Background: Predicted 3D model of an 80-nucleotide RNA (c-di-GMP-I riboswitch aptamer) from a Campylobacterota bacterium. The prediction has a mean pLDDT of 77.
C1' cells in the first nucleotide's frame, strides 16, 4: 500500500419466521433462528419504495428504509 478480491484463517453482520415489547403505521428494540453479505460498517445528500396526515391532485408536510441504487466519510484479513 489500490478497494483489487483468486485462495485460506479467525471474528462480524443477521433476510424469512417465531415470541416478546414500543408505535396509528411503515417500522424499531429483545431473544431465538440462519436466507445472505468484502462495506448487509456510519450518514436520510439526491432518486426510489413503503407509511401517516392532509389536498381537486404525490398536492403538501412529517416519518420509515442505506439488508433497492447511487453520493459521502470510515474500515478488519489477504494482497500484486
Nucleotide at each position: 500500500g489500490a478497494g483489487g478480491u483468486a485462495a485460506a484463517a479467525a471474528g462480524c453482520u443477521a433476510a424469512a419466521c417465531u415470541u416478546g415489547u414500543u408505535g396509528u403505521g411503515a417500522a424499531g428494540c429483545a431473544a431465538g433462528g440462519a436466507c445472505a453479505g468484502a462495506a448487509a460498517g456510519u450518514c436520510a445528500u439526491g432518486g426510489g419504495u413503503c407509511u401517516u396526515g392532509u389536498u381537486a391532485a404525490a398536492u403538501u408536510a412529517a416519518g420509515a428504509u442505506c439488508g433497492c441504487c447511487a453520493g459521502a466519510c470510515u474500515a478488519c484479513a489477504c494482497a500484486a